[in-house]
The RNA shown here (transfer RNA) has 71 nucleotides and comes from Raineya sp. The sequence is in RNAcentral, with records from ENA. Rfam family: tRNA.
């Protein structure tokens, strides 16, 4: 100096149309409880701040943060 990535409590999707699975939480069966299942249910304006666009997680500039990779 370059590449990559940054999304729910964690891991992770989503090739420009008002963001989802799984797991973890919670509540209901079931159970004498507990678990295990089985149905539900609540949680993110997307790392900041601007541009472009009717419209941005998605394009583009700066910035912050992590890994990696030359010197």
């Nucleotide at each position: 100096a370059c590449u990559u990535c940054g999304u729910a409590g964690u891991u992770c999707a989503a090739c420009g149309g008002u963001a989802g699975a799984a797991c973890a939480a919670g509540u209901a069966u079931c159970u004498u409880a507990c678990a295990a299942a089985u149905a539900c249910u609540g949680g993110g304006u997307a790392g900041u701040g601007g541009g472009u666009u009717c419209a941005a997680u998605u394009c583009c500039c700066a910035c912050c943060g992590a890994a990696g990779u030359c010197u």